[in-house]
Molecule: c-di-GMP-I riboswitch aptamer
Organism: Gammaproteobacteria bacterium
RNA sequence: GAACCGAAAAGGCAAACCUGUCGAAAGGCGGGGACGCAAAGCUACCGAUCUAAGGGAGAUUCCUAGGAUGGCGGGGCCACCGAA
Numbered sequence: 001g002a003a004c005c006g007a008a009a010a011g012g013c014a015a016a017c018c019u020g021u022c023g024a025a026a027g028g029c030g031g032g033g034a035c036g037c038a039a040a041g042c043u044a045c046c047g048a049u050c051u052a053a054g055g056g057a058g059a060u061u062c063c064u065a066g067g068a069u070g071g072c073g074g075g076g077c078c079a080c081c082g083a084a
Base pairs, nucleotide, nucleotide: 005082006081012037013036017032018031019030020029021028022027035071041077042076043075045074046073047072048069049068050067054064055063056062057061
């Protein structure tokens, strides 16, 4: 110094819930709040899951992603610190 790895310290992120706002919804974003996280940083490429506006079938129900989840798994890209 590099790869792996995850002790310490510094610093970082922020689930549920409450609230404002955007959205048809799933959900996003801002504020409060911390369950947790060593990639809980980025990316819908593969799988998975959620929603179904529009469209289709039909008759009050079903199908469908150009919508969504990166805090569901995998892949890709990038990164702080330095004990064992």